[in-house]
Predicted 3D model of a 72-nucleotide RNA (transfer RNA) from a Phycisphaerales bacterium. Rfam family: tRNA. Gene Ontology term of the family: triplet codon-amino acid adaptor activity. The family's RNA type in Rfam is transfer RNA. Lineage of the source: Bacteria > Pseudomonadati > Planctomycetota > Phycisphaerae > Phycisphaerales. The prediction has a mean pLDDT of 81.
């Protein structure tokens, strides 16, 4: 130096071109004598960063950065 996988909510993962969800977790109401556990509810994202492709991009494609293997 080279090939190669990973980057989405507070965490830990889905999404494989049609306008981003799920479990925990957080807030708030019910509930209880209090905790807990249940139950309703809500709030969160520059999709790791930049351009191109496209009617549309998290998703294809170029470069790039962080981090992980593996060969040199």
């Nucleotide at each position: 130096g080279c090939g190669g996988g990973u980057g989405u909510a507070g965490c830990u993962c889905a999404g494989c071109g049609g306008u981003a969800g799920a479990g925990c977790g957080u807030c708030a109401g019910c509930u209880u004598c209090c905790c807990a556990a249940g139950c309703u509810g809500a709030a969160u994202g520059u999709c790791g960063a930049g351009g191109g492709u496209u009617c549309g991009a998290u998703c294809c494609c170029c470069u790039u950065c962080a981090c992980c293997c593996g060969c040199u």